[in-house]
RNA sequence: CUACAAGCCCGGACCAUCGCUUUCAAUUUAUUGAAUGAGGAAAGUCUGGACAGUAUAGGGCAAUCCACUGGUGAACAGCCAGGUCCCGUUACAACGGGAACAGAAAGUGCCACAGAAAAUAACCGCCCCGAUUUAUUGGGGUAAGGGUGAAAAUGUAGGGUAAGAGCCUACGAUGUACAGUAGCAAUAUUGCACAUGGGUAAACCUUGGGUACUGUAAUGCCACGUAUAGAAACCUUUGAAGGCGGCCCGUUUGAGUUUGCGCAAGCGAACAGGUUUCAGGGUAGGCAGCAGGACUGCAGUAGCAAUGUUGCAGCUAGAUAAAUGAUGGUCUAGAAACAAAAUCCGGCUUAUGAGGUUUGUAGUUUU
Numbered sequence: 001c002u003a004c005a006a007g008c009c010c011g012g013a014c015c016a017u018c019g020c021u022u023u024c025a026a027u028u029u030a031u032u033g034a035a036u037g038a039g040g041a042a043a044g045u046c047u048g049g050a051c052a053g054u055a056u057a058g059g060g061c062a063a064u065c066c067a068c069u070g071g072u073g074a075a076c077a078g079c080c081a082g083g084u085c086c087c088g089u090u091a092c093a094a095c096g097g098g099a100a101c102a103g104a105a106a107g108u109g110c111c112a113c114a115g116a117a118a119a120u121a122a123c124c125g126c127c128c129c130g131a132u133u134u135a136u137u138g139g140g141g142u143a144a145g146g147g148u149g150a151a152a153a154u155g156u157a158g159g160g161u162a163a164g165a166g167c168c169u170a171c172g173a174u175g176u177a178c179a180g181u182a183g184c185a186a187u188a189u190u191g192c193a194c195a196u197g198g199g200u201a202a203a204c205c206u207u208g209g210g211u212a213c214u215g216u217a218a219u220g221c222c223a224c225g226u227a228u229a230g231a232a233a234c235c236u237u238u239g240a241a242g243g244c245g246g247c248c249c250g251u252u253u254g255a256g257u258u259u260g261c262g263c264a265a266g267c268g269a270a271c272a273g274g275u276u277u278c279a280g281g282g283u284a285g286g287c288a289g290c291a292g293g294a295c296u297g298c299a300g301u302a303g304c305a306a307u308g309u310u311g312c313a314g315c316u317a318g319a320u321a322a323a324u325g326a327u328g329g330u331c332u333a334g335a336a337a338c339a340a341a342a343u344c345c346g347g348c349u350u351a352u353g354a355g356g357u358u359u360g361u362a363g364u365u366u367u
Base pairs, nucleotide, nucleotide: 001363002362003361004360005359006358007357008356009355012331013330014329015328016327017326018325020037022035023034024033025032026031039338043349044348046347047346048345049344050343051215052214053213054212058249059248060247061246063211064210065209066208067207068082069081070080071079072078083101084099085098086097087096088095089094102206103205107204108203109200110199111198123146124145125142126141127140128139129138130137131136154172155171156170157169158168159167173196174195175194176193178191179190180189181188182187219288220287221286222285228279230278231277232276233275234274235273236272241253242252243251244250256271257270258269259268260267261266293315295314296313297312298311299310300309301308302307
């Protein structure tokens, strides 16, 4: 320098003419002027919130979510730094990537097939005692060797034994408890004691910590308009029905007068009222929510960083069946791909042209 791969950044700007939306001002009230106008993902609807409504507690059970440590953040999202384990490259160091990273020493399950056996096992083999037609066969011991398998009773060496085995010894491995050192911590390391099939909780479960629902067509206000002329059930303070996250307890809101019988408790009547359900009638217009935000840019400062903080400067869509465009020219190495706001903000994931940048691999070359 070239090619390939992976990650990250960026995603046009200016001028002129015409057209359209919103805001402000002027004014001859339909004109003029000024300013502004679809993205890095607006997509997915995955995830965390703001905001609005359900008047207000608490306890228990169920359901459901999270799970290494510290920091950051509005946030249970995410991000940063570190630890442990695993994977890839590498002689090592190191670099890159991943984790659904609490617990298997509370308990219950599961590990296909193959294999004797997936945890109190013996197919081959080894050793001992017999039988015997010399080809085999019966009994006992064994788990060191071999086979099967992803995995077969903690590893190596020596002694010992009929042959073997933690049976004994030495040095190790893994786990747990305690103590020391370093660290905010997760952990690392050293010592000593005890223990010894393994895996699996993305199996049930245990431990610890949390939690509502709906969704801007939320919600609030105004105008217009008519028919409750209906039905049924329950109840009227000894309380129907509703609310308080699924259920229970509990709590809370909640609508009456007269009168008859009766010693009283209580049982009726009349008129009126409350709640739920069914049926029927009227209206479909407008305003707010609605764009100043956990906002953006620059500089300083604290921090390994994510990020915080201080100062200065700035205002950058709010449509309502849907505006944000077309043409020409210039700039640049390049202006194309993926694509199109509807309550808003943070994140994750997916798609993506040219260009820039970092890392890796291969090749060429002494410019």